[in-house]
RNA sequence: UGGGGUAUAGCCAAGAGGUAAGGCAACGGUUUUUGGUACCGUCAUCCCUGGUUCGAAUCCAGGUACCCCAG
Numbered sequence: 001u002g003g004g005g006u007a008u009a010g011c012c013a014a015g016a017g018g019u020a021a022g023g024c025a026a027c028g029g030u031u032u033u034u035g036g037u038a039c040c041g042u043c044a045u046c047c048c049u050g051g052u053u054c055g056a057a058u059c060c061a062g063g064u065a066c067c068c069c070a071g
Base pairs, nucleotide, nucleotide: 001070002069003068004067005066006065007064010024011023012022018054026042027041028040029039030038047063048062049061050060051059
C1' cells in the first nucleotide's frame, strides 16, 4: 500500500428491514440458622458519523480499532 474479516450488556453469543434471544456474572426478592443450591424479577445510545426507508443492529457511504492474506 492492496484485498478480506470482525466490532451487539461486565464476559460469551444469537439476530439477515418490523419494539435486541440465550448462557455466565452483577443487583433485588422468595426459600435457608448461615452459605450454597433452586425459583422469580431487573440490567443494551447494537464501534462512530452521515444517507436510504413509514420503519435500520440489519441496506449504502465515509471513518476508527483489531485480526488474516499478498507485496
Notes:
Transfer RNA from Candidatus Tokpelaia sp. JSC161, 71 nucleotides, folded computationally. It matches the Rfam family "tRNA". From the family's description: Transfer RNA (tRNA) molecules are approximately 80 nucleotides in length. The family's RNA type in Rfam is transfer RNA. Its mean pLDDT, the model's own confidence on a scale to 100, is 80. The source organism's lineage runs through Bacteria, Pseudomonadati, Alphaproteobacteria, Hyphomicrobiales and Candidatus Tokpelaia. The sequence was found in a public genome assembly.